The RNA shown here (SAM riboswitch aptamer (S box leader)) has 99 nucleotides and comes from Ureibacillus sp.
The sequence was found by an Rfam model in a public genome assembly.
It matches the Rfam family "SAM riboswitch aptamer (S box leader)". Rfam describes the family as follows. The SAM riboswitch is found upstream of a number of genes which code for proteins involved in methionine or cysteine biosynthesis in Gram-positive bacteria.
The coordinates come from a structure-prediction model, not an experiment, and the mean pLDDT is 82.
RNA sequence: UUCUUAUCAAGAGAGACGGAGGGACAGGCCCCAUGAAGUCUCGGCAGCAGCUUAAUGCCAGUGCCAAAUCCUGCAAGUGAUUAACUUGAAAGAUAAGAA
Numbered sequence: 001u002u003c004u005u006a007u008c009a010a011g012a013g014a015g016a017c018g019g020a021g022g023g024a025c026a027g028g029c030c031c032c033a034u035g036a037a038g039u040c041u042c043g044g045c046a047g048c049a050g051c052u053u054a055a056u057g058c059c060a061g062u063g064c065c066a067a068a069u070c071c072u073g074c075a076a077g078u079g080a081u082u083a084a085c086u087u088g089a090a091a092g093a094u095a096a097g098a099a
Base pairs, nucleotide, nucleotide: 001099002098003097004096005095006094007093008092013042014041015040016039017038021031022030023029025073026072027071028070043065044064045063047062048061050058051057069091074088075087076086077085078084
């Protein structure tokens, strides 16, 4: 990097440095000098893996700690319709396994 499978409306932030971006992509909408990204320290959460006969228990390898994966994106349906809503897919993220 690719493939397969599973999950994605739950949960969990302070400080230091830094100094303008960030929320995958596009549109929207939002966060941000009352300090973005990033790095470090400490703290926390517990989906997957592991332990356990088993669990709502233990653990902390990976992951995570604004907003449903922030919403939509393609298709179908409900609807009088441009609103709104439902279902499935796609895309993305994470884990486990495989190549």